[in-house]
RNA sequence: GCGCCCGUAGUUCAGCUGGAUAGAACAUCAGAUUGCGGAUCUGAAGGUCGCAGGUUCGAAUCCUGCCGGGCGUA
Numbered sequence: 001g002c003g004c005c006c007g008u009a010g011u012u013c014a015g016c017u018g019g020a021u022a023g024a025a026c027a028u029c030a031g032a033u034u035g036c037g038g039a040u041c042u043g044a045a046g047g048u049c050g051c052a053g054g055u056u057c058g059a060a061u062c063c064u065g066c067c068g069g070g071c072g073u074a
Base pairs, nucleotide, nucleotide: 001073002072003071004070005069006068007067010026011025012024013023019057028044029043030042031041032040050066051065052064053063054062
């Protein structure tokens, strides 16, 4: 250089046959419980879905370019 795969919450990931509020677990914070913690239960906060364009009534999802990571190849 070329080919393929991946990039979504602090972390690990789901969602990707386009459809209306973008989710789970763990972590964090608050409350309940406890002599205090831990565990358990309840709740909350946390996302410009890597960036920029395009298609579309509508894009995390499709297309193009770029950025980052991984694998293969000369």
Transfer RNA from Candidatus Curtissbacteria bacterium RIFCSPHIGHO2_02_FULL_42_15, 74 nucleotides, folded computationally. Taxonomically the source falls in Candidatus Curtissiibacteriota (Bacteria, Bacteria candidate phyla). Its Rfam family is "tRNA". It is annotated as a transfer RNA.